[in-house]
Formats: sequence, structure tokens, C1' cells
RNA sequence: AGCACUUAAGGGCAAACCCGUUGCAAGACGGGGACGCAAAGCCUCCGAUCUCCUGAAGACUCCGCAACGGCGGAUUGAGAUAGCGGGGUUGCCGGC
Repeated sequence: AGCACUUAAGGGCAAACCCGUUGCAAGACGGGGACGCAAAGCCUCCGAUCUCCUGAAGACUCCGCAACGGCGGAUUGAGAUAGCGGGGUUGCCGGC
């Protein structure tokens, strides 16, 4: 310098749950705590899921249910999850 992430050791991260702070919410952050993780380091580019908004005003003005109280969805916009998958990027010890 290159390669792969199979084993051991050292070290690392920290799900659920609890407490506090924060956000409309999904969630996030700090402390405790360990289910797990070889990228569970970092990045929303693609898909997925979730949240909030939108889904039309006296009439015209997306769909279904309902029946005059509405409900659900497509759609619109903004966000969340990197510990949902793919992708990008960087990389410790040890090994070859």
C1' cells in the first nucleotide's frame, strides 16, 4: 500500500423500558439501562414506513363510504426513521 470481515483479545455503540428536557406530532437530546450491532460511524440520493399539513369559498371544482353531523383515502407541502432495505462515503485492533 492492497484485500476480506472468519476467530480471539482490547476497546466502541446501545433496543425496549424508566427519569428529565424539547417538539403540534412522528420523534430528538441528556442520564440510567442492555435487546442486539463489525460500520448500530457519517450522508435522506432511491424505495418503504410513520407524523403533521393539504384534500377548496355561496356555486362549479379527485375517489369511496355515509346521509346532511361527517369518516376514510388519493393528492400537496413540510418533517421523522441511517437500529427498515438499497446506495454513497470514511474507518480502529487483529488477520492475509
c-di-GMP-I riboswitch aptamer from a Gammaproteobacteria bacterium, 96 nucleotides, folded computationally.
NCBI's taxonomy places the organism under Bacteria, Pseudomonadati, Pseudomonadota, Gammaproteobacteria.